[in-house]
A computed fold for a 388-nucleotide part of an RNA from Liquorilactobacillus hordei DSM 19519, annotated as large-subunit ribosomal RNA, domain III.
Its Rfam family is "Bacterial large subunit ribosomal RNA".
RNAcentral holds the full RNA, with entries from SILVA.
The coordinates come from a structure-prediction model, not an experiment, and the mean pLDDT is 80.
Context: one part of a larger RNA
RNA sequence: GAGUAGCGAAAGACAGGUGAGAAUCCUGUCCACCGAAUGACUAAGGUUUCCUGGGGAAGGCUCGUCCUCCCAGGGUUAGUCGGGACCUAAGCUGAGGCCGAGAGGCGUAGGCGAUGGAUAACAGGUAGAGAUUCCUGUACUAGUUAUUAUUGUUUGAACGAUGGAGGGACGCAGGAGGCUAAGUAUGCACACUGAUGGAUAUGUGUGUCCAAGCAACGAGUUUGUAAGUGAGUCAAAUGCUUACUUAUAAGGACGAGUUGUGAUGGGAAGCGAAAUUAUAGUAGCGAAGAUACUGAUGUCACACUGCCGAGAAAAGCUUCUAGUUAGAUAAUAACUACCCGUACCGCAAACCGACACAGGUAGUCGAGGAGAGAAUCCUAAGGUGAGC
Numbered sequence: 001g002a003g004u005a006g007c008g009a010a011a012g013a014c015a016g017g018u019g020a021g022a023a024u025c026c027u028g029u030c031c032a033c034c035g036a037a038u039g040a041c042u043a044a045g046g047u048u049u050c051c052u053g054g055g056g057a058a059g060g061c062u063c064g065u066c067c068u069c070c071c072a073g074g075g076u077u078a079g080u081c082g083g084g085a086c087c088u089a090a091g092c093u094g095a096g097g098c099c100g101a102g103a104g105g106c107g108u109a110g111g112c113g114a115u116g117g118a119u120a121a122c123a124g125g126u127a128g129a130g131a132u133u134c135c136u137g138u139a140c141u142a143g144u145u146a147u148u149a150u151u152g153u154u155u156g157a158a159c160g161a162u163g164g165a166g167g168g169a170c171g172c173a174g175g176a177g178g179c180u181a182a183g184u185a186u187g188c189a190c191a192c193u194g195a196u197g198g199a200u201a202u203g204u205g206u207g208u209c210c211a212a213g214c215a216a217c218g219a220g221u222u223u224g225u226a227a228g229u230g231a232g233u234c235a236a237a238u239g240c241u242u243a244c245u246u247a248u249a250a251g252g253a254c255g256a257g258u259u260g261u262g263a264u265g266g267g268a269a270g271c272g273a274a275a276u277u278a279u280a281g282u283a284g285c286g287a288a289g290a291u292a293c294u295g296a297u298g299u300c301a302c303a304c305u306g307c308c309g310a311g312a313a314a315a316g317c318u319u320c321u322a323g324u325u326a327g328a329u330a331a332u333a334a335c336u337a338c339c340c341g342u343a344c345c346g347c348a349a350a351c352c353g354a355c356a357c358a359g360g361u362a363g364u365c366g367a368g369g370a371g372a373g374a375a376u377c378c379u380a381a382g383g384u385g386a387g388c
Base pairs, nucleotide, nucleotide: 012030013029014028015027016026017025031385032384033383034382039365040364041363045345046344049343050074051073052072053071054070055069059067060066079140080139081341082340083339084338086117087116091112092111093110097106098105099104121138122137123136124135125134141337142336143335144334145333146332147331148330149329150328151327158324159323163320164319165318166317171307172306173305174304177300178299179298182294183293184292185291186290187208188207189206190205191204192203209266210265213261214260215259216258217257220254221253222252223251224248225247226246227245228244229243230242231241232240233239270285271284308311351360352359367379368378369377370376
C1' cells in the first nucleotide's frame, strides 16, 4: 500500500436454554429451499473422518459454549451378502523350447487373472455407534452320527474319469401378449370439529400391509418320440452325431405369476404409563385390512418377428463307458460348517482438483397434482437454510 480488495452462487425470524462471554451452539414455533434430488442404496477412492464424554491454543476466511479440529474411551459379530477354499476372457507369467554378445526377447503345455459363468435366507425387532452378520420366528445347502424302512454284496447296489458327448452358450432393432411392483378412487376403521361470517355433513386427516421356504395350479414358450440296421466318435460305450427303414401323436424341458400355507405370527394409524436431579411419545395396549380401475422403463424373455456388422470361454450340471468294489437310498432327530471384508463419507466439507474450492466422479430405486414425458412448476417421504 491499507484497515483497502476480499470473506467463494443460496432466507431467515422470534422465544427459551447453556455459558465468563451467543447473529453463529442446543431446543421449540413459524417461514423458506430441494424433491430424476440438495432424498435412499451402493462400486471406486478415502482410512477412523463413525459414537460418547471432555476441551478451545492452532485449523474453521467473522464468531463460537460448536466441529469432519484436539484429548480420552468405545464401536464393524455371517455355512447362505461380496471375495477366497470353483471356472475361465483380454492380458500377464511361463517347465521344457527358439532367438540374442549379454542384459534380455518370444513362446508350447501349465498357471494366474472378473469387469463375465456357477453358487444355499427371508421377515421382523434391537443399541449412543453393527446387522440378510446379533435376537425372535420360519427356511435352505453340504456333510457327520444314530434309529427305522427298502435295496445290494460276482445274478454287482452305488460311485465314476484328467477320456467321449450334451448342455452351459450368448448380437441388435421392432411390435404384440401375460403378470407384477406401484398408484388412484370407493368402501371400512380410528382420530378431529376449527382464535375471523359459516361448517356433526355428502366434512377433514391418517391407516387400510407382510417375505423366503413348502405344496398345488399356471399365461404360455420350446422340443417330436420309440424300435431296428450301417458308419463315425485315437480304447470302449446302452451315450452323442449321422444315413436308411418301421410304428405312433403322446411325452419331456423351461416358465413369470396366482392360490393355500408360512401367519393363533409380525407390523400397524391411534391410545398411552409408573418413575427420575436428568427427554418418554419410551414400556405397554392396539382398529380396519375389502372392491374396482390405471398400470410400468420391472418380469416371462432376446420368447417371437425382422436385420446384418453374424454376435466369448471354461467349470459347475446331465449322460456314456474305461474303471473301483460293499455298501447305498429315503424319512426322522441331533450335531458340524474355515479365511478376508463389514464402522463412516460416497454428486461430496470425508473421493480427484494445493483450500471446508460455483469443476469432475460408474451403477440401482426414484411417489402425488398438471403434463406425451425422468421436461417444467408446485408438493409427499426424506433432507436442508450454505461458517460473516